The RNA shown here (Bacterial RNase P class A) has 373 nucleotides and comes from a Candidatus Latescibacterota bacterium. The coordinates come from a structure-prediction model, not an experiment, and the mean pLDDT is 78. It is recorded under the gene name rnpB. Rfam family: Bacterial RNase P class A. Rfam links the family to the GO terms dimeric ribonuclease P complex, tRNA processing and ribonuclease P activity. The RNAcentral record of the sequence draws on ENA. Taxonomically the source falls in Candidatus Latescibacterota (Bacteria, Pseudomonadati).
RNA sequence: GGAGUGGGUCGGGCGGGCGCGCUUGCCGGUCUUCGGACCGGCGGUGAGGAAAGUCCGAGCUCCGCAGGACAGGAUGCUGGGUAACGCCCAGGGGGGGUGACCCCACAGACAGUGCCACAGAAAAUAUACCGCCCGGUUUACCGGGUAAGGGUGAAAUGGUGAGGUAAGAGCUCACCGCGCCUGCGGUGACGUAGGUGGCAGGGAAAACCUCAUCCGGAGCAAGGCCAAAUAGAGGGAGAGAGGUGGUCCGCCUCGUUAUCAUUCCCGGGUAGGCCGCACCGAGGCGAUCGGGUAACCGUCGCCCCAGAUGAAUGCCCGCACAACGCGCCGUAAGGCGUGUGGACAGAACUCGGCUUAUAGACCCACUCCUUCG
Numbered sequence: 001g002g003a004g005u006g007g008g009u010c011g012g013g014c015g016g017g018c019g020c021g022c023u024u025g026c027c028g029g030u031c032u033u034c035g036g037a038c039c040g041g042c043g044g045u046g047a048g049g050a051a052a053g054u055c056c057g058a059g060c061u062c063c064g065c066a067g068g069a070c071a072g073g074a075u076g077c078u079g080g081g082u083a084a085c086g087c088c089c090a091g092g093g094g095g096g097g098u099g100a101c102c103c104c105a106c107a108g109a110c111a112g113u114g115c116c117a118c119a120g121a122a123a124a125u126a127u128a129c130c131g132c133c134c135g136g137u138u139u140a141c142c143g144g145g146u147a148a149g150g151g152u153g154a155a156a157u158g159g160u161g162a163g164g165u166a167a168g169a170g171c172u173c174a175c176c177g178c179g180c181c182u183g184c185g186g187u188g189a190c191g192u193a194g195g196u197g198g199c200a201g202g203g204a205a206a207a208c209c210u211c212a213u214c215c216g217g218a219g220c221a222a223g224g225c226c227a228a229a230u231a232g233a234g235g236g237a238g239a240g241a242g243g244u245g246g247u248c249c250g251c252c253u254c255g256u257u258a259u260c261a262u263u264c265c266c267g268g269g270u271a272g273g274c275c276g277c278a279c280c281g282a283g284g285c286g287a288u289c290g291g292g293u294a295a296c297c298g299u300c301g302c303c304c305c306a307g308a309u310g311a312a313u314g315c316c317c318g319c320a321c322a323a324c325g326c327g328c329c330g331u332a333a334g335g336c337g338u339g340u341g342g343a344c345a346g347a348a349c350u351c352g353g354c355u356u357a358u359a360g361a362c363c364c365a366c367u368c369c370u371u372c373g
Stems, first nucleotide, its partner, number of pairs: 001369010013319006020046004025042007048344001052355002055353005060219004072215005077091005092106001093104004107210002112208002115203002129150002131146006158176006177199001178197008223275004234265004238260001240254005283303005289298003323340007
């Protein structure tokens, strides 16, 4: 100098103006059933790292509940973290990369059932196409042996070598691999050493399935409270009630002991409203603190941090910076002028994760290559 790997931070800044939601902290005003309600002003406060997908795990709420099981679903190496998890950390094993590092549903295929396209003789209670060997017959052909060689395939019955044999074959032996046993190390996954078995019958369980562990269901439209009008139902009172423009007479209508005019009370409950719901919490930030390899835990200090329900969080101007386009100058690095102009996206009961989207900027650690010393 170039190419990369892992992790972290920010993700528009400053000033001015206008506007919006929330807030009773302060002031003023209107109304009041004196509890408060409403209006205006000032002040305060107002999106994210993912608020997203709604994929996991919880809090909370209701239903149900002695306890258990089936069905169904999820997960699947070990140890730890956590409220919990399918998340995170550390480790083991396997695979990939020169390397930093990355990836893995990583239990069981002699419990059972099923599957393995095409090609190939044969894809699994096996199997002989070519070749090789033996015998019959003697060119051809037939019977038998053989998985060492050829050929097919993604995959062919442990691999290499030697012995052995008619030719071969774990048939025998050495090493490697595999299974089992024992010792040692490790909390453990596992590693390692020795012995032993001739090898015990391919793949695939994100095929059914088996084994182990975990899970009751529904979700803030959960759920709770207040409760209009109208109609109906229940219980009582009741001889009057209503209209006739303010009063009376008169007039009209409905009723006069009830299956009823009128009126009162109560339950349920619709519209609507309030709470849940803006949170003292699995809370946030910080520490040069303590424990731990780490995830994380503890201690101390500071802080209270958006909240609607047609749903606020926006727009304009100026300045500088990043990026991009154009023009000019310059050998070049670059400089000047001018224009464009901020990625993905947006809370809705709340948390912990995962996944996905993301212009650009910055920081830390590490690896490989090249050159020079």